[in-house]
Context: one part of a larger RNA
């Protein structure tokens, strides 16, 4: 892991409550006992008390269709205009282990020191080697000691190192050879040493050179039995089928926050009936969006004017003057507000009416939910961050399948009763992958931009296009040819200043087709080049400004790596218009099933309409298993069971039959349950 068997809402109570069925009914009901009957453990009869009900109110005395409060005959509270009761079945609750399994723990009775910790008694063990304390002897030395030397001696939690004890390092081992080992290496090895045997200390207790260590592979409180099915607002599991409806993740409170109570939302039954919902119309209340502020409150740009202040000038002082300073009031101007409003919608809300639709409400039985989430819109918070967080509002997911978006709970389309090798469409698509157009018309793009929205400020004679405006056949614009002069080197300044360092000037005048007291280079200053301006040549458009479309730079991430891929350039890209087609469980067609409503019908049923996604959950109808009662059958001419095949039923399932098997087993009507397994790290066995 698989298979087989077992495995979870049960049972009890004269308990409470509701529904259905039956009996009797202002009543209902019997227990023991006794009598009768037979099928001998059942049926029938008789049968008291009690219980429930028929009257309530009050704390009570008590009064009573009333009563209590009260001074009250008032007002108010609770009652009165009757339906109950007994039994059976079912839903829910209570008390019990109360759907099943599961703690860590607590209390108590005992058992353990054959492991291990410490202690007591009595025994045992420690190869070999090294070092050489005290003491003693002798010699030296001293007044005598001290002291020195040699020898002897054999001390030490002494040294090296086997046994023995320990367990430092590394490797192996890790379903091991082993539930702690092996190899290597290492520490102690006469000591606080190691060890045999016997004995002692016991669970909030022991023992502990102290690690919360050890007390029999168990220790921050051992093990065993019992209380005991402890408790578990927690986790997991909870078994056949079909049909109808179908939630919630909110509010208030909570030693409450992952639990609960009440309300909300679901379901079932009974009842009341137009209350519900939508659209339209009419009438209301209101201060949001917006807007506005010389309409308030507050904030606020620039300016004008002007008190006051600062600074400066002047003055002996007063006065006076100035101001790129600060600034009230006033005026103009600009611009702002959730806690501003002279104003002010749309929606929404309330009421009435009409129309449409099919609910709505009340009472009672049963729930679940009370972790929500995404997206759009209106906001708070945050950084106008978050797949953030908190409200409001709508939709969806949750509990929703199907088509599209490559893939993708909530984005787009669309709500799946069943069947069909029929049709039409939605979103989205129509070159190939891939069903359908390499559709049509007109433009745009050259960047593979793009083909899916998916990057900015800013930049650029990319390209297409619109508007306004100027010049132009009396010839524009660009190019080319020629001119671009004179008074004059204007005056001043200056070393110089001659168009071109700088200053000044009504920068004038002349000759002209035109030519600045000079546009830019250039020179020390001149010179030189050039421009404005003019003519010629040429021959048709040329500029200026403001936009729009598509592109371009800006543009940086790890596979060729976000067009889904191939690939696509008058497109298979972009824009506009247009026709056709494909495309879903949508709609239609044909057939069928069920529910419900209406009509018809005595009923069975028929016809028509509507409906049939679904988690938690409510309601309904069935299938199968075992046993019992009644009834009726099958079976050695082969029961049950096993294993195939066929067939019937919407399903659970039923039936027939071949082989096997070898002795019991069904149908119908009822009754009763040890009554259905895939899951519980389920239990046992097998493989």
């Nucleotide at each position: 892991g698989c298979c087989u068997a077992c495995g979870a809402g049960u049972u009890a109570c004269u308990c409470c409550u509701c529904u259905c069925u039956a009996g009797c009914a202002a009543g209902g009901u019997u227990a023991a006992a006794c009598c009768c009957g037979u099928g001998u453990a059942c049926g029938g009869g008789u049968g008291a008390a009690g219980c429930c009900g028929a009257a309530g109110c009050g704390a009570a005395a008590g009064c009573a269709a009333g009563u209590c409060u009260g001074a009250a005959u008032a007002g108010g509270g609770c009652g009165c205009a009757u339906a109950g009761u007994u039994a059976g079945a079912g839903g829910g609750g209570g008390u019990a282990g109360a759907c099943g399994c599961g703690a860590a723990a607590c209390u108590u009775u005992g058992u353990g020191a054959u492991c291990u910790a410490c202690c007591c008694a009595u025994g045992g063990c420690c190869a070999g080697g090294c070092u050489g304390a005290a003491g003693c002897u002798c010699c030296g030395u001293u007044a005598a000691u001290c002291c020195g030397g040699a020898g002897u001696g054999g001390a030490g939690g002494g040294c090296c190192g086997a046994a023995c004890c320990a367990g430092u390092u590394g490797a192996c081992g890790u379903u091991g050879a082993a539930a702690a080992g092996u190899c290597u290496u290492u520490g102690g090895a006469u000591g606080a040493g190691c060890u045999g045997u016997g004995g002692g200390u016991a669970g909030g207790g022991g023992u502990g050179a102290a690690a919360g260590g050890c007390c029999a592979a168990u220790c921050a409180a051992a093990c065993u039995g019992a209380g005991a099915a402890a408790u578990a607002g927690c986790u997991c599991g909870u078994a056949c089928u079909c049909c109808c409806c179908g939630a919630a993740a909110u509010g208030u409170u909570u030693u409450u926050a992952g639990g609960a109570a009440c309300a909300g939302c679901c379901u079932c039954a009974a009842g009341u009936u137009u209350a519900g919902u939508g659209u339209c119309a009419u009438a209301g209340a209101g201060g949001u969006a917006g807007a506005g502020c010389u309409a308030c409150u507050g904030a606020u740009u620039g300016g004008a004017c002007u008190a006051g202040g600062g600074g400066g000038c002047u003055u002996c002082a007063c006065c006076g003057c100035c101001u790129a300073c600060c600034a009230a009031a006033u005026c103009c101007u600009g611009a702002c507000a959730a806690a501003c409003u002279c104003c002010g919608a749309a929606u929404g809300c309330u009421a009435u009416g009409a129309c449409a639709u099919a609910u709505a409400c009340u009472u009672g039985g049963g729930a679940g939910u009370g972790a929500g989430g995404g997206c759009g819109c209106g906001g708070g918070u945050g950084c106008u961050a978050a797949g953030g967080u908190c409200c409001g509002u709508g939709c969806c997911c949750g509990a929703g399948a199907g088509g599209g978006a490559a893939a993708c709970a909530a984005c787009c389309c669309a709500g799946a009763c069943c069947a069909u090798c029929a049709g039409c469409u939605a979103a989205g698509g129509u070159c190939c992958c891939c069903a359908a157009g390499c559709g049509u018309a007109u433009g745009c793009u050259a960047a593979g931009u793009u083909g899916u929205u998916c990057a900015a400020a800013c930049g650029a004679g990319g390209u297409c296009u619109g508007a306004u405006u100027g010049c132009a056949u009396u010839g524009a614009c660009a190019g080319c040819u020629a001119g671009g002069a004179u008074g004059u080197u204007g005056g001043c300044u200056u070393g110089g200043a001659a168009g071109c360092a700088g200053c000044c000037a009504u920068u004038c005048a002349u000759u002209u087709a035109a030519a600045g007291a000079g546009u830019g280079c250039g020179u020390a200053a001149c010179a030189g080049c050039u421009c404005a301006c003019u003519a010629g040549u040429c021959g048709a458009g040329c500029g200026a400004u403001c936009g729009g479309g598509c592109g371009u730079g800006g543009a940086u991430a790890a596979u060729a790596a976000g067009c889904g891929g191939g690939c696509a350039u008058u497109a298979a890209g972009c824009a506009u218009a247009u026709c056709a087609c494909c495309g879903a469980a949508g709609c239609u067609a044909u057939g069928g099933u069920a529910u419900u409503c209406a009509u018809c019908g005595u009923a069975a049923g028929a016809u028509g309409g509507a409906u049939a996604g679904g988690u938690a959950g409510g309601g309904g109808a069935g299938c199968a298993u075992u046993c019992c009662a009644g009834u009726u059958g099958c079976a050695c001419a082969g029961a049950a069971g096993g294993u195939g095949u066929g067939u019937c039923g919407u399903a659970a399932g039923g039936c027939a039959u071949g082989c096997u098997g070898g002795a019991g087993c069904g149908g119908c009507u009822g009754g009763a349950a040890a009554a259905g397994c895939a899951a519980a790290u389920g239990u046992a066995g097998g493989c």

Source information: Large-subunit ribosomal RNA, domain II from an anaerobic digester metagenome, 687 nucleotides, folded computationally. The RNAcentral record of the full RNA draws on SILVA. Model confidence (mean pLDDT): 84 of 100.